[in-house]
The prediction has a mean pLDDT of 80. A computed fold for a 112-nucleotide RNA from an uncultured Thermoleophilia bacterium, annotated as Glycine riboswitch aptamer. It was read from a public genome assembly, where an Rfam model found it.

């Protein structure tokens, strides 16, 4: 001295899917109320991109068994990714979140 994967941070892009009831009176409304926007409870129904959970080809060779015998064969087991896949958490106007990308900025320090 040159720096890769990456960890925090901030910026900017970022999909999906809701409808009914009831009550409330923040909110509307001159009001009497309650048509609308919102909280809250509740049926139903739905979504995959927080986060979590599941396994393919492999991989490694633990255990039983076959086989005279094995580095074979076969059964259980173990590890094993995604945007797949489930829907436990989450969400289903906007916002907020929000997987990935990109930039910056700051660590870091594989391998030279």
């Nucleotide at each position: 001295u040159g720096g890769a994967u990456g960890a925090c941070c901030g910026c900017g892009u970022g999909a999906g899917a809701g409808c009914c009831c009831g009550c409330u009176g923040c909110u509307c409304g001159a009001a009497g109320g309650a048509a609308u926007g919102g909280g809250c409870g509740g049926g139903c129904g739905c979504c995959g991109a927080a986060g979590g959970g599941g396994c393919a080809a492999g991989g490694a060779u633990g255990g039983c068994g076959c086989c005279a015998g094995a580095u074979g064969c076969g059964c259980c087991g173990c590890c094993g990714a995604a945007a797949c896949u489930c829907u436990c958490a989450g969400g289903c106007c906007a916002a907020c979140g929000g997987a990935a990308c990109g930039c910056g900025a700051c660590c870091g320090g594989a391998c030279g």

Of the family's consensus pairs, 90% are formed in the model.